[in-house]
Context: one part of a larger RNA
RNA sequence: CGCUAAAAAUUGAGGGGACUAGAUUCUAGUACGAGAGGACCGAAUCACGCAAACCAAUUGUGUUUCGAUUGUUUUAUCAAAAGCAUUGUCGAGUAGCUACGUUUGUAAAGGAUAAUUGCUGAAUGCAUAUAAGCAAAAAGCCUUCCCCAAGAUAAAUUUUUUAAAAUCGUAAGAUAUUAUUACGUUGAUAGGCUUAAAAUGUAAGAGCUGUAAGGCUUUUAGUUUAUAAGUACUAAUUUUUG
Numbered sequence: 001c002g003c004u005a006a007a008a009a010u011u012g013a014g015g016g017g018a019c020u021a022g023a024u025u026c027u028a029g030u031a032c033g034a035g036a037g038g039a040c041c042g043a044a045u046c047a048c049g050c051a052a053a054c055c056a057a058u059u060g061u062g063u064u065u066c067g068a069u070u071g072u073u074u075u076a077u078c079a080a081a082a083g084c085a086u087u088g089u090c091g092a093g094u095a096g097c098u099a100c101g102u103u104u105g106u107a108a109a110g111g112a113u114a115a116u117u118g119c120u121g122a123a124u125g126c127a128u129a130u131a132a133g134c135a136a137a138a139a140g141c142c143u144u145c146c147c148c149a150a151g152a153u154a155a156a157u158u159u160u161u162u163a164a165a166a167u168c169g170u171a172a173g174a175u176a177u178u179a180u181u182a183c184g185u186u187g188a189u190a191g192g193c194u195u196a197a198a199a200u201g202u203a204a205g206a207g208c209u210g211u212a213a214g215g216c217u218u219u220u221a222g223u224u225u226a227u228a229a230g231u232a233c234u235a236a237u238u239u240u241u242g
Stems, first nucleotide, its partner, number of pairs: 001151001005161006014148004022046005032037001049106006058099001060097002065092005070085006109143003116136004168184005189235003192231005198224003205218005
């Protein structure tokens, strides 16, 4: 831009994806075979590989959380802190992300066929799966399963509607920008605060005790990022276009 109002929901022409390889047990030590050995068909269970999704648990990360600790500088000093040294090093670790983790799928079925195997059957009184006709048969083909899909220009179908929409701002179930989505005081959208959850592991100060390093009590404390709920304290103001 088109499909000649807008919005939403569908159909599916067409396209893409997937469709992998085994083991064990039973059938059955059966059929077969002198024996040695040893099945087809069928059934059940397990499960490699591949693919997708997810984070309740497990693993890893988690330079924004807590603690321990070395050297050194500073805060006058002790104590307590802060800076630098790969995040100084080390021990843990929430959310998120993640696989080494979890879940699911790779199933079942139909149709037409290939090689191949048949029925009936002439040309050729026989024979012949073929000439007319009728069948069986594959992980393959077409459907079935999943995804996209009306620029499918043959531009489809259905429903609703007649005023909204953009900009701006607070943001995340979204994210390079854009877009999408939630909200904008008639408000829980984000921050803050409170309370929880969860992490760390018992703060500082004071008291007691020990010559001291330290220990004990106050104290399962103190601190806390991404999580949850609540709460208008802050910011989503006002005016305006239409």
Predicted 3D model of a 242-nucleotide part of an RNA (large-subunit ribosomal RNA, domain VI) from an uncultured phototrophic eukaryote.
Model confidence (mean pLDDT): 83 of 100.
The RNAcentral record of the full RNA draws on SILVA.
It matches the Rfam family "Bacterial large subunit ribosomal RNA". Its family is annotated with ribosome and structural constituent of ribosome in the Gene Ontology.